[in-house]
RNA sequence: GGUUUAUAAAGAAGAGGUUAGAGACAGGCUCGAUGACCCUCUGGCAACCUGGAAAAUCCAAGGUGCCAAUUCCUGCCAAAUGAGCUAUUCUUAUUUGGAACUAUAAAUG
Numbered sequence: 001g002g003u004u005u006a007u008a009a010a011g012a013a014g015a016g017g018u019u020a021g022a023g024a025c026a027g028g029c030u031c032g033a034u035g036a037c038c039c040u041c042u043g044g045c046a047a048c049c050u051g052g053a054a055a056a057u058c059c060a061a062g063g064u065g066c067c068a069a070u071u072c073c074u075g076c077c078a079a080a081u082g083a084g085c086u087a088u089u090c091u092u093a094u095u096u097g098g099a100a101c102u103a104u105a106a107a108u109g
Base pairs, nucleotide, nucleotide: 002108003107004106005105006104007103008102013042014041015040016039017038021031022030023029025075026074027073028072043067044066045065047064048063049062050060051059052058053057076098077097078096079095080094081093082092083091084090
């Protein structure tokens, strides 16, 4: 990397190094020389696994993971409502539901 299942509105930052982009992709929007992103150290969180408590639930923090913004928002489909239009189709805005994508965990060949 493939497949399956689950989750994604909660939670959690300081120091040092380096230097210009970063937030997966596209659009938007945001973060960034008051140093982002990335790396290292330390600290923390508790989603899954694990261990404990009879259990709901809670605790621990060993493994993985995570520590700007709901997966930052939207993207494809459907429905409802509003607007455009004489009206249907259609277009568009908002909301809701579903899917896809992506990420992570656990399992698997």